[in-house]
RNA sequence: GCUCAAGUGGCGGAAUUGGUAGACGCGCUGGAUUCAAAAUCCAGUGACUUCGGUCGUGUGGGUUCGAUUCCCACCUUGAGUA
Repeated sequence: GCUCAAGUGGCGGAAUUGGUAGACGCGCUGGAUUCAAAAUCCAGUGACUUCGGUCGUGUGGGUUCGAUUCCCACCUUGAGUA
């Protein structure tokens, strides 16, 4: 250089032949339990907001009524190749 794969909340990781983004787990916060703690159980947990909504899937564009999903370029990581 070329080919292929991957990139999604704080972390891991789902959601796909385009139609409600973040299920589930970990972590964190509050509570229950305990003499105290661990373990366990319950609730909550993206950002902004005038509380009506708006934005958010590596970055920037394109197609579409509608894009995490399709197309193009680029960035990062990994694998293969001479």
Source information:
The RNA shown here (transfer RNA) has 82 nucleotides and comes from Aquimarina muelleri DSM 19832. The organism belongs to Aquimarina muelleri, within Bacteria. Rfam family: tRNA. Gene Ontology term of the family: triplet codon-amino acid adaptor activity. By type it is a transfer RNA.